[in-house]
RNA sequence: AACCGACAAUAGUAAACCUAUUAAAAGAUAGGGGCACAAAGCCAAGGGCCUAAGGCUUGAUUAUCAAGCUAUGGCAGCCGGUCGCCGAA
Repeated sequence: AACCGACAAUAGUAAACCUAUUAAAAGAUAGGGGCACAAAGCCAAGGGCCUAAGGCUUGAUUAUCAAGCUAUGGCAGCCGGUCGCCGAA
């Protein structure tokens, strides 16, 4: 230094669920909560997944309605990228 990761030390994050706010939705934020996490820090210009307001297409019984497609919206606690704390085997 790289890999690796302990019933070590120091510190940290916070799933489900509940409440409030926000959003068309997915989701997000705050408080409670604590399933878990050695990157559960950061990155949504790679893959994947969620949503479809708006847009486009088609159809109908056409001031409208329905179906399909679409990210310009999201998820980093799915894979990936990147930087970093500690040091037993």